Parts: sequence; C1' cells; structure tokens
RNA sequence: GAUUAGUACGGCGAUGGAGUUCGCCUUUAACCGCCAUAACGGCUGAUGACUCCUACGUGACU
Repeated sequence: GAUUAGUACGGCGAUGGAGUUCGCCUUUAACCGCCAUAACGGCUGAUGACUCCUACGUGACU
C1' cells in the first nucleotide's frame, strides 16, 4: 500500500463535567436554538428531563 473477513464497541438530543432517566439514530443516520429582514439586527438557556459541580448572569445581605 492492496485485498478479504468480522463487528467489539455505540452515537445523538443549540456552549463544559458527572450520575439517573426518557426519547431518537444505525453512519447515506439521529443532531446542528428562536424571531425578524433585501440587508443591518434582536432574544432565551450550560439539562431532552431531574440532581450535583464548574463557568457565566441577576438581586439582596454581611
């Protein structure tokens, strides 16, 4: 570098990590946020859901 065979293990759910749980996908896949515009632009959230940690944001107190 080429050929043949097998499929251990999985992967994903808009920004990080862990646990639990739900759903989806089978690699040609699931998934890759929303609103508005010709363009410029605007908004929410570290979760699919729950809990914890980290980061960030808001308010109050010391």
Model confidence (mean pLDDT): 75 of 100. The RNA shown here (Fluoride riboswitch aptamer (crcB RNA motif)) has 62 nucleotides and comes from a Candidatus Edwardsbacteria bacterium.